This is a predicted structure of a 72-nucleotide RNA (transfer RNA) from Vicugna pacos. Its mean pLDDT, the model's own confidence on a scale to 100, is 81. RNAcentral holds the sequence, with entries from Rfam.

RNA sequence: GGGGGUAUAUCUCAGUGGUAGAGCACGUGCUUGGAGUGCAUGAGGUCCUGGGUUCGAUCCCCAGUGCCUCCG
Numbered sequence: 001g002g003g004g005g006u007a008u009a010u011c012u013c014a015g016u017g018g019u020a021g022a023g024c025a026c027g028u029g030c031u032u033g034g035a036g037u038g039c040a041u042g043a044g045g046u047c048c049u050g051g052g053u054u055c056g057a058u059c060c061c062c063a064g065u066g067c068c069u070c071c072g
Stems, first nucleotide, its partner, number of pairs: 001071007011023003018055001026042005048064005
């Protein structure tokens, strides 16, 4: 320098063109002498940034940025 992949909750990851979920972590309650475990419940997201297409974009297209990888 060129090719490919990836970016979503604190973290690890799902997800579909029609206003986003799980596990873990966190708060609260129950359980316990207390803690842990377990059960119930709750909070938490500009879906990397900027444009475009569309009635509607986390999803499709383009560019940028970070990271991973291959070639030279």